RNA sequence: GGCCCGUUGGUCAAGUGGCCUAAGACUCCGGCCUCUCACGCCGGCAACAGCGGUUCGAAUCCGCUACGGGUCACCA
Numbered sequence: 001g002g003c004c005c006g007u008u009g010g011u012c013a014a015g016u017g018g019c020c021u022a023a024g025a026c027u028c029c030g031g032c033c034u035c036u037c038a039c040g041c042c043g044g045c046a047a048c049a050g051c052g053g054u055u056c057g058a059a060u061c062c063g064c065u066a067c068g069g070g071u072c073a074c075c076a
Base pairs, nucleotide, nucleotide: 001072002071003070004069005068006067007066010026011025012024018056028044029043030042031041032040049065050064051063052062053061
């Protein structure tokens, strides 16, 4: 450098054009419970890597960029 794949909260992770104002778990915050802590229960904060395009409608499809991974080549 070519080709292929991936990127969603602090972490993990669901999603395959409209039910997404984005599920769930853990963490964190508040409350309840408890003699206290833990556990448990209730509630809350928090994400679609960036830009552009297609579409009535994009986390989802396309392009570019960035980052990561795989593979091939170059590099002696």

Transfer RNA from a Bacteroidales bacterium, 76 nucleotides, folded computationally.
The sequence was found in a public genome assembly.
Taxonomically the source falls in Bacteroidales (Bacteria, Pseudomonadati, Bacteroidota, Bacteroidia).
Rfam family: tRNA. From the family's description: Transfer RNA (tRNA) molecules are approximately 80 nucleotides in length.